[in-house]
């Protein structure tokens, strides 16, 4: 050059047939303890990679770029 998979919270990921953006961890505060780990209970944190197209409605489908990982030349 081509083919295929992947990108969603700090970090690992989920997310089904288009309609609520979510889990653990982590992070902050309280509790419980002489303290720390742990365990509770309550909180913050997302342009869902970018851009554009269909739709009443896109993390979902469709295109075109970008970056990562793999294969084939």
């Nucleotide at each position: 050059g081509g083919g295929g998979c992947a990108g969603u919270a700090g970090c690992u990921c989920a997310g089904c047939u288009g309609g609520g953006a979510g889990a653990g961890c982590a992070c902050u505060a309280c509790g419980u303890u002489c303290g720390c780990a742990a365990c509770g209970u309550a909180g913050g944190g997302g342009u869902c990679g970018a851009g554009g197209g269909u739709u009443c409605a896109a993390a979902u489908c469709c295109c075109u770029c970008c970056u990562g990982c793999u294969c084939c030349a």